[in-house]
Predicted 3D model of a 261-nucleotide part of an RNA (large-subunit ribosomal RNA, domain VI) from Lepocinclis tripteris. The organism belongs to Lepocinclis, within Eukaryota. A source record names the gene rrn23.

Context: one part of a larger RNA
RNA sequence: CGUUAGAAUAUUGAAAGGAGCUUUUUUUAGUACGAGAGGACCGAAAAAGACACAUCACUAGUAUAUCAGUUCUUGUGCCAACAGGAAACGCUGAGUAGCUACAUGUGGAGUGGAUAACUGCUGAAGGCAUCUAAGUAGGAAGCCCACCUUAAGAUAAGUAUUCCGUCAAGCUUUGCUUGAAAGAUCAUGAUUAGAUUAAUCAUACAUAGGUACUAGAUGAAAUAUAAGUAAUUAUUUUAGUCGAGGUAUACUAAUAGAUCG
Numbered sequence: 001c002g003u004u005a006g007a008a009u010a011u012u013g014a015a016a017g018g019a020g021c022u023u024u025u026u027u028u029a030g031u032a033c034g035a036g037a038g039g040a041c042c043g044a045a046a047a048a049g050a051c052a053c054a055u056c057a058c059u060a061g062u063a064u065a066u067c068a069g070u071u072c073u074u075g076u077g078c079c080a081a082c083a084g085g086a087a088a089c090g091c092u093g094a095g096u097a098g099c100u101a102c103a104u105g106u107g108g109a110g111u112g113g114a115u116a117a118c119u120g121c122u123g124a125a126g127g128c129a130u131c132u133a134a135g136u137a138g139g140a141a142g143c144c145c146a147c148c149u150u151a152a153g154a155u156a157a158g159u160a161u162u163c164c165g166u167c168a169a170g171c172u173u174u175g176c177u178u179g180a181a182a183g184a185u186c187a188u189g190a191u192u193a194g195a196u197u198a199a200u201c202a203u204a205c206a207u208a209g210g211u212a213c214u215a216g217a218u219g220a221a222a223u224a225u226a227a228g229u230a231a232u233u234a235u236u237u238u239a240g241u242c243g244a245g246g247u248a249u250a251c252u253a254a255u256a257g258a259u260c261g
Base pairs, nucleotide, nucleotide: 001153006163007162008161009160010159011158015150016149017148018147021049022048023047024046025045026044027043033038051107052106053105054104055103059101060100061099062098066094067093068092069091070090071086072085073084074083075082076081112144113143118138119137120136121135167179168178169177170176171175183260184259185258186257187203188202189201190200191199207253208252209251210249211248212247213246214245216242217241218240224235225234226233227232
């Protein structure tokens, strides 16, 4: 821009894409078959592998949030205690949320149709024979449907329901300008979303930050006292710090509005 006024919600499905896998074991059955050796079709069940999708409750990894330890160096006058830098985390030990797989759920199930090679029934041309000429039955991991996803720019532009509308004002009046409905966008605060867009939620029924408490992480702060010449140790102290998760609380900001239609 189109879909023939405009919009919101829900849909149909032309078409397109994905998936489609395999092995082993048990049973049927040591049966059919076979002199024996050996050894099934068909049917039933159970495990497993690879692949795919989803998820983070478990297990594990990561975790430049965080906590602790520690070396060199600079600074806060000094001690102590802290802060900055150390190849973009100085190094090391742990690690919540999130993300992930090594984790754990699910899937290829079932059913039908038309067929290929091939196998048939009836049966002439051609008194026989013949699966074929008329008629008719089967038959594959393949094809179509079925399963999952996208999908009306499918210009043949589909369908249903609901909302709104045929206005108002002004002027230089065959018209022009401005405004306006349903609704939409911007703006503002965000996340389940995210490169940006888009999507989703909200603008006061807790959206984000702050504050309080807390699941949890780290692992026992500083100060003071005591012991020791001292390094250090003990008590204060299951401390202190943090807390991306959870609960509560309007303290701050979701204001004021603008535009399209």